[in-house]
RNA sequence: CGCCGAAGCUGCCGGCAAUGCAGCACGGGGGAACCAAAUUACUGGGGCGCAUCUGAUUUUCAGAAGAAGACUUCUUCGCUUUUAGCCCGUCAGCUAACCUCGUAGGCGUUAUCGA
Numbered sequence: 001c002g003c004c005g006a007a008g009c010u011g012c013c014g015g016c017a018a019u020g021c022a023g024c025a026c027g028g029g030g031g032a033a034c035c036a037a038a039u040u041a042c043u044g045g046g047g048c049g050c051a052u053c054u055g056a057u058u059u060u061c062a063g064a065a066g067a068a069g070a071c072u073u074c075u076u077c078g079c080u081u082u083u084a085g086c087c088c089g090u091c092a093g094c095u096a097a098c099c100u101c102g103u104a105g106g107c108g109u110u111a112u113c114g115a
Base pairs, nucleotide, nucleotide: 001108002107003106004105008024009023010022011021012020025103026102027101028100029099030098035093044091045088046087047086048085052064053063054062055061056060065083066082067081068080069079075115076114078112
């Protein structure tokens, strides 16, 4: 300086930093009426996230579909990487008012190339 991501900015305390607090900004969850669902049970159900589905010779392959890549959008051609992980705890559809939570972590060095 930039990339994935909501995960940033400002102020205060602090010697500085971290931590903490507040405001703004961004993101998530719960939560009426109406509507939807009536499917509870069984093998519970649900949330964040792109991170799912199917098949098989099953801890790895394959296919489909999805996601990201140094200004932005569309089209075309081609390339690389990836499709994790975690949480609630028997409970939650949508949902105004209202309530509540998070602001992490990881990575790159002239690369997504050309028209």

Record summary
Predicted 3D model of a 115-nucleotide RNA (c-di-AMP riboswitch aptamer (ydaO/yuaA leader)) from a soil metagenome. It matches the Rfam family "c-di-AMP riboswitch aptamer (ydaO/yuaA leader)". Rfam's curators write: This family represents a conserved RNA structure found upstream of the ydaO and yuaA genes in Bacillus subtilis and related genes in other bacteria.